[in-house]
Notes: A computed fold for a 71-nucleotide RNA from an uncultured Lachnospiraceae bacterium, annotated as transfer RNA.
RNA sequence: AGAGGCGUGGUUCAAUGGUAGAACAGUGGUCUCCAAAACCAUUAACGAGGGUUCGAUUCCUUCCGCCUCUG
Numbered sequence: 001a002g003a004g005g006c007g008u009g010g011u012u013c014a015a016u017g018g019u020a021g022a023a024c025a026g027u028g029g030u031c032u033c034c035a036a037a038a039c040c041a042u043u044a045a046c047g048a049g050g051g052u053u054c055g056a057u058u059c060c061u062u063c064c065g066c067c068u069c070u071g
Base pairs, nucleotide, nucleotide: 001070002069003068004067005066006065007064010024011023012022013021018054026042027041028040029039030038047063048062049061050060051059
């Protein structure tokens, strides 16, 4: 320099155009002599900008970061 992939709660992952979910973790509670486990409730997220669309996590584009390949 060229090519490709990835970016979503604190962590690991879903959602392939219609108002973003799960598990674990955190907090509170139930239970227990106490603790653990179990159960219930709850907090919390789409990397940034622009475009297309009635509507974008999703499609297009430019950046940013990470990874891989070619030279």

The prediction has a mean pLDDT of 82. It matches the Rfam family "tRNA". Rfam classes the family as a transfer RNA.